[in-house]
RNA sequence: AGAGUUUGAUCCUGGCUCAGGAUGAACGCUGGCGGCGUGCUUAACACAUGCAAGUCGAACGGAGUUUUAAAGCUAAAGUUUUCGGAUGGAAGCUUUAAAACUUAGUGGCGGACGGGUGAGUAACGCGUGGGUAACCUGCCUCACACAGGGGGAUAACACUUAGAAAUAGGUGCUAAUACCGCAUAAGCGCACAGUACCGCAUGGUACCGUGUGAAAAACUCCGGUGGUGUGAGAUGGACCCGCGUCUGAUUAGCUAGUUGGUGAGGUAACGGCCCACCAAGGCGACGAUCAGUAGCCGGCCUGAGAGGGUGAACGGCCACAUUGGGACUGAGACACGGUCCAGACUCCUACGGGAGGCAGCAGUGGGGAAUAUUGGGCAAUGGGCGGAAGCCUGACCCAGCAACGCCGCGUGAAGGAAGAAGGUUUUCGGAUUGUAAACUUCUGUCCUAAGUGACGAAGGAAGUGACGGUAGCCAAGGAGGAAGCCCCGGCUAACUACGUGCCAGCAGCCGCGGUAAUACGUAGGGGGCGAGCGUUGUCCGGAAUUACUGGGCGUAAAGGGCGCGUAGGCGGCCAACUAAGUCUGGAGUGAAAGUCCUGCUUUUAAGGUGGGAAUUGCUUUGGAAACUGGAUGGCUUGAGUGCAGGAGAGGUAAGCGGAAUUCCCGGUGUAGCGGUGAAAUGCGUAGAGAUCGGGAGGAACACCAGUGGCGAAGGCGGCUUACUGGACUGUUACUGACGCUGAGGCGCGAAAGUGUGGGGAGCAAACAGGAUUAGAUACCCUGGUAGUCCACACUGUAAACGAUGAAUGCUAGGUGUAGGGGGUAUCGGCCCCUUCUGUGCCGGAGUUAACACAAUAAGCAUUCCGCCUGGGGAGUACGGCCGCAAGGUUGAAACUCAAAGGAAUUGACGGGGGCCCGCACAAGCAGCGGAGCAUGUGGUUUAAUUCGAAGCAACGCGAAGAACCUUACCAGGUCUUGACAUCCAGCAAAAACCUAAGAGAUUAGGCGUCCCUUCGGGGGUGCUGAGACAGGUGGUGCAUGGUUGCCGUCAGCUCGUGUCGUGAGAUGUUGGGUUAAGUCCCGCAACGAGCGCAACCCCUAUCGUCCGUUACUAACAAGUAAGGUUGAGGACUCAGACGAGACCGCCGGGGACAACUCGGAGGAAGGUGGGGACGACGUCAAAUCAUCAUGCCCCUUACGACCUGGGCUACACACGUGCUACAAUGGGUACAACAAAGGGAAGCAAGACUGUAAAGUGGAGCGAAACCCAGAAAAGUACUCUCAGUUCAGAUUGUGGGCUGCAACCCGCCCACAUGAAGUUGGAGUUGCUAGUAAUCGCGGAUCAGCAUGCCGCGGUGAAUACGUUCCCGGGCCUUGCACUCACCGCCCGUCA
Repeated sequence: AGAGUUUGAUCCUGGCUCAGGAUGAACGCUGGCGGCGUGCUUAACACAUGCAAGUCGAACGGAGUUUUAAAGCUAAAGUUUUCGGAUGGAAGCUUUAAAACUUAGUGGCGGACGGGUGAGUAACGCGUGGGUAACCUGCCUCACACAGGGGGAUAACACUUAGAAAUAGGUGCUAAUACCGCAUAAGCGCACAGUACCGCAUGGUACCGUGUGAAAAACUCCGGUGGUGUGAGAUGGACCCGCGUCUGAUUAGCUAGUUGGUGAGGUAACGGCCCACCAAGGCGACGAUCAGUAGCCGGCCUGAGAGGGUGAACGGCCACAUUGGGACUGAGACACGGUCCAGACUCCUACGGGAGGCAGCAGUGGGGAAUAUUGGGCAAUGGGCGGAAGCCUGACCCAGCAACGCCGCGUGAAGGAAGAAGGUUUUCGGAUUGUAAACUUCUGUCCUAAGUGACGAAGGAAGUGACGGUAGCCAAGGAGGAAGCCCCGGCUAACUACGUGCCAGCAGCCGCGGUAAUACGUAGGGGGCGAGCGUUGUCCGGAAUUACUGGGCGUAAAGGGCGCGUAGGCGGCCAACUAAGUCUGGAGUGAAAGUCCUGCUUUUAAGGUGGGAAUUGCUUUGGAAACUGGAUGGCUUGAGUGCAGGAGAGGUAAGCGGAAUUCCCGGUGUAGCGGUGAAAUGCGUAGAGAUCGGGAGGAACACCAGUGGCGAAGGCGGCUUACUGGACUGUUACUGACGCUGAGGCGCGAAAGUGUGGGGAGCAAACAGGAUUAGAUACCCUGGUAGUCCACACUGUAAACGAUGAAUGCUAGGUGUAGGGGGUAUCGGCCCCUUCUGUGCCGGAGUUAACACAAUAAGCAUUCCGCCUGGGGAGUACGGCCGCAAGGUUGAAACUCAAAGGAAUUGACGGGGGCCCGCACAAGCAGCGGAGCAUGUGGUUUAAUUCGAAGCAACGCGAAGAACCUUACCAGGUCUUGACAUCCAGCAAAAACCUAAGAGAUUAGGCGUCCCUUCGGGGGUGCUGAGACAGGUGGUGCAUGGUUGCCGUCAGCUCGUGUCGUGAGAUGUUGGGUUAAGUCCCGCAACGAGCGCAACCCCUAUCGUCCGUUACUAACAAGUAAGGUUGAGGACUCAGACGAGACCGCCGGGGACAACUCGGAGGAAGGUGGGGACGACGUCAAAUCAUCAUGCCCCUUACGACCUGGGCUACACACGUGCUACAAUGGGUACAACAAAGGGAAGCAAGACUGUAAAGUGGAGCGAAACCCAGAAAAGUACUCUCAGUUCAGAUUGUGGGCUGCAACCCGCCCACAUGAAGUUGGAGUUGCUAGUAAUCGCGGAUCAGCAUGCCGCGGUGAAUACGUUCCCGGGCCUUGCACUCACCGCCCGUCA
C1' cells in the first nucleotide's frame, strides 16, 4: 500500500466481497509447563444455608465466673485414739472486701465508609471552567475562654398479665459522660441606633452602645483521655451559572404554579421550594413538546490523522437496593444487611397473628451459545471501635477452577547416504517422503523422587506468614512423559494420484461438480501458524462508500416548473475609533492510573516501578489591530430614480373582417358519390355527388414567417381601440450600498380532468359498424358522444428540457442575425469602422469517463439555495397536509440480487441507407415433381434386418461392385495363452496326402518325415505347460492426430515501426477512379511487409527446330484382288523434346498527361484465349475412434476366436437420386460413313467352325503407337408404319436355354420365344445450364470369378437467350442504429403450469 467482481474487450460511475487489528467472547478439533491478568454481556429473575458491622467495662447500674483475704456453715484423706472422740483441714456452700475476666441492658462512637449493581435517568445527571456578598461540615489540627451548684426520672432487675410465637403491657427499685432547670458569658446569635472602609446589584467587613438569648461530664492505671463556647484551618458536602453531551419533524406547537411581582412560610442556604394576592406572561425551526434508546467520564479498540465504535476489568461522579411512598435519628441518610405505610411474592402459625428481602462473598434453581470454590487468613495494606491490649472486617491478601487473554519455555542437540524399508507417483529410467528414520556421541529446560529453603516483618526488644515446605538453590535419574489445527482454483503462500459424475458435496466474493475435478471426498506431498488452530458474532479499517481534512448533480443517483419575498447566510471604496472573533506572551486548571519517551527491576518477556513529555480544552490577564464584526463620518463605480427616444405574437377587455368546412332554402342536372393497398360499412332515383345563387352558425386566423421578436416560466400570431407590465439605447441631473441569494410563506403555472351556466361548425377519447388478421378489444375506413370554445371556480402536474439553479467578476478569435447609439460617407440611401443589449453557428486554451462544453461555459474564482449516496421492492404502504373527485405532496420497511448503470470500441444483425458481384433473379433451353423400374434413406417388421452419414454441406453417400467369403448382425455348434505377435521350459518332427464320423469347425486313424554345423550346438516348424500378454468393427470425433466438407477461388486476413486515443482500439486497409481481384493509379500520418489475388506448373488452340519406329506416305522404285504391303524417305499427319507467340505491344476516342476502358488493324489466338491443379486468417465442439493412428474407460472360458445356416435383398407406406418412356424432329427393316480415350498374361483374344441368340469349340497374335477388346452410335440413303394405348412404351409373368462360380432356393447376369401393365408430357412447387456450353449420341475404364440405369473418363452432332439489377437467395466494401456479443435461430415482456 491494495485486490477480486458488471464487459467480447475498454474507460468511468457504483455497490458487494477479501487481505489487517481488536474482543469480558462462544463453538469444533487438539492440549505439556510456568508467570501476570480476566471470568453472568442473558432474568434489576427467585433464593435454601453459612459468613459480610461492630466496638467501648478507662461512661453506668446490675448479673456471672475465677483468684485472694476475712467470717460463718459443713467437712474428706491422713494422723492419733481409751474407738466415744480428738486433731486436721483438702473440697464445697453463704456473706463481706479486693483484684481479674465475661457480659444482656442504659450510654457513646460507628452502622451515611468499605462492598455490589446499572434498573431508572437525555437531566446541571455527567464532563469542563467558574460562582456562593446565598451555605453546612462529626472525628482531626491550631488559638482563646471555660467547666459552679442542683434536680427529677428510666431500662436492666424483681413480681406479674396477655400471647402459639414475635412481642406487648402493668406494678415496684436503681445508676451514669442518659435527661432537665439555675448561675457565669471572653466570645457568639438576635433586635435597634451609629461610625469608618470596601465592593460585584441585593450588599459586605470592622468597631462602639443598649436590650435580650443560649454552655459544659466526667473517667483514670495519675502519664493522660474526654466535655462546653467562639474563631481559624483541613477534609467532605450542598446550591447556582457558561459551554459540551444520541435518534426521530411520518412528533410543530408546548405551558395554570405555568412566567414574573409583593408578602408570609420553609430550608444549612438561594429559589414557585410552598402558600395568599396581583399581572399575563414563559419556551419553541439556533428544534420546544412528544416518542424511542442510553448511566456519564478518565479511558479502551481502530485509524496516517480528522474521525468512527465502545464505556468489561482499574479510577472519578451519579443513581439504585423486592416494587411504590413517607419521614425519624443524626455532623452527615430520606439510609443495601434501620424504621413506618401500601403492593406483589416466599415462609411460620394454635388462623388470632407474625417473619423476610444476596444488584455483599461463596453457593442453589432458572434463563442462556456462555462465565468459577458453599476454600484459607487477618501475616501484609486499609477501615470501625477502644487509652491500650485487642475485637470485628467475604474490604483486602492468598489459594482452587477455566488455553478466556497476554508473555515466556519445552516436546531434544550434533553427526549420520546403502540416499534402507515402507508409502506415494511414474514416461518404468526414475522422482519424492529424506538427514527425515535407524545408528553413534551428547545435553537435562520442563519432568520424577530426595536434601536445603526464603524476601514479603514495618515497629525499641521479643513475638507474629494464610500463601507454603511454595519460589529459589543443590546433587541424582533417564530422550525417557509432552503436537496439533487450518489451508493448497484466483484474490493468497502452497500439487499430484485415486474415488465420485450437476450426484454426493464445497463456497468469504468470483464460482467449482454433467467420466480425465490442482475447487467435492480420501491419500501422498506441500504451505501457514503453533499449545494452539480454525469457525461464528461484534467494532474500526481498507470505504475519498456522508467527503471538516476529503465527493458530487448535461448524459452514470442528483437543479426545485417559474417568480416575488420573510428569517438566515454573504456583501463596494475611504478615514479614524473599538476589541467580540483573530493572533501572541503570562498565570490557573486539565486527578491518579493509562498512551508515548526514558531510566530501574522480575535470568528475558508480559508485568511492576521512578522521572519526563503530552493532555490539541476551559478560565483569567497583559499586548497587537491587518482582516471579519460593532459603532461614527464621508464617497460613487454596485443598485435605484429622473429626462429623451425607438422595437416587440408581453398581458387584459371591447369591437370589426375575409377565406374555408358544415348545415338550411332555391335553380341547373343525372347515376353514381365516397373511401382504400384492395374493399366494404355509409350517402344517393324520395334526385346524391357536381355546379350556381341566397342564408345560418361556430371555431381558427393561409401568405407575411425568419435557429426572427416578446415574456420569469407556462406561453404568445387576422385588424382596430382603450387600459397596462417589463426590457433596451442615450444622457449623467438626483439618492448614497438602499445589494445578492433565499429555508418556510405567497403568487403564477401546458395539456388532460372536475363543478355551475352557456355554446357547439370542424375535429374527436368512449362507443357502433366495415375491413385486415390465426385472433385484432389496434393500426386503415364510415359514423359518433364527452371534450375541444366562452364565463366563473378548482386541480397543480409534464421529456414543465438547454435533461445544465440564481447572482457577480475574469479568460484568444471568426462569422451570421434582431433592436438601438456614435463615427465615416453622401443631396439622401447603400457601403465601411466602432459600441451596448439579445439570439445562433464554428473554434483555441482550459475542463471532461468519454461524448462534448467552450464569453449564452460543462473554463478560472466567490456567495447563497435545492438535491444525490447500489439495483429492485417504490415514488409503493402507513400517517400527516391539500383536493368535490380523480388525485397531488411529504415518503419508508420487510424481502431479494451482485450487480443495475454512463460513454466509447470491435464485430454480428436490421422487413436502415449507398456502391458492387454471382445462372441470384430476369430472358431462354432441357428437366424433376405424375407412370413403371433401378438405387439410397426414413418408417415399420424381424432372431437379425450390422454400423456410420442428417438443412444447404445426409439420402446411386462410406460401398471402385453383400449368393459363400466380404460381415462387423442373428440362431445353433465349438475353443480358451487363444485365429495373430514376442519371451521361457519340455517333447517332437511338422506340413502335405489318404480313410472314417460330423452341417462344418473338429475328432480318430494311416502314410510320412526338415536345414546348417567347427558335432558343443544353432535356425525355422509343430505339440504340451506356466504366466507375462494377445485380441476387441466395444464406448467416447464433446479427450485427440491425420484426412475431408462448407462459407469460397469469395477478396479478403494480418503484422512491424510511426502517429492519434487515458484505454479497448483507430490509422495503414478509409476517400476519388478502376479491376475478375486489397488489381492498379491518384490523394492521404502514415511508411513498409507477410498470408491470400495474379503469375510461375499441367492439358488444349498456331508455328518453328531437332529426333523418327511399331506411327506417316508427297516424290522415286517394287508389288497385290485390294491395302504404306515392301524398298526407301524425313516432305505431310502424328508422337516426343526444346523453343516462338499475346504484352493493351500498335492506331484512334474517353479519362486527370494516371491506372484503366471503348473501338480498330494485324494475328491461329485479344484484353486472365479455353480448361485443370492450386483453397488466406478463420467459422460450423461440422464429418470420421468402422481406412489408419491414438489418450482414457470397459470385456478377458468373452464384448476375443472358429464353423454351418440365415440376415444386410423383408414391405400397408413416405422422400431423394437416376434409367426408360409416353412417340412421326419418331418406331421398324435394309444399306452404309466418320472418333477419341483407355484396358489386356490366373489376361485381351483374331481369322475359322457350331448355335436364331446368349454363347461354345479352338487357338494365330500380343506384356502391346505393332496383336486383341473393337462392330462406334446418333448423322446419312432407301422402304414401311399414319396418330392408335398403336408396328409407341416396355413393366410383370411363363417356358426353354447360356455363362461365372464348391454353390445362382432365399439372392446373379445374359439369350430366345411368348405375355404386353402403368404411361398420351405431369398440381403446388422446384433443379441444371451463358458455348464447343445445354441438349442429344455412342465408346472406354476402375471395382470385379460373376453381377451398373451408379461412378470416373472419352469423343461425335450441336443450339436458344441475357433488356437489365426493381425484386428472391448468397456474398464484398462504406455508413447508420442497437438494451445483440452463445452475436436476430439474439435479447426480452406478460400469462399459465
Small-subunit ribosomal RNA from an uncultured bacterium, 1393 nucleotides, folded computationally. The sequence is in RNAcentral, with records from ENA, Greengenes and SILVA. Its Rfam family is "Bacterial small subunit ribosomal RNA". Gene Ontology terms of the family: structural constituent of ribosome and ribosome.